Molecule: transfer RNA
Organism: Saccharofermentans sp.
């Protein structure tokens, strides 16, 4: 220059056409004298950006970006 793979919550991942989720972590509230630990409650997402398809899109298709990895 070409080629793949990835981008979902502060972190680090899951979710393969119809409910947006777990863990830590944040806040609160029991348990402590106090703190860790436990124990319950809850806040947090334009699912990288545009467009298409489709009754319906994180998800399938295209373009563009930002990272990796392999080619030259």
């Nucleotide at each position: 220059g070409g080629a793949a793979g990835c981008u979902u919550a502060g972190c680090u991942c899951a979710g393969c056409g119809g409910g947006a989720g777990a863990g830590c972590a944040c806040u609160c509230c029991c348990u402590u004298c106090a703190c860790a630990g436990g124990g319950g409650a809850g806040g947090g997402g334009u699912c990288a950006a545009g467009g298409g398809u489709u009754c319906g899109a994180a998800c399938c298709c295209c373009u563009u970006a930002a990272c990796u990895u392999c080619c030259a």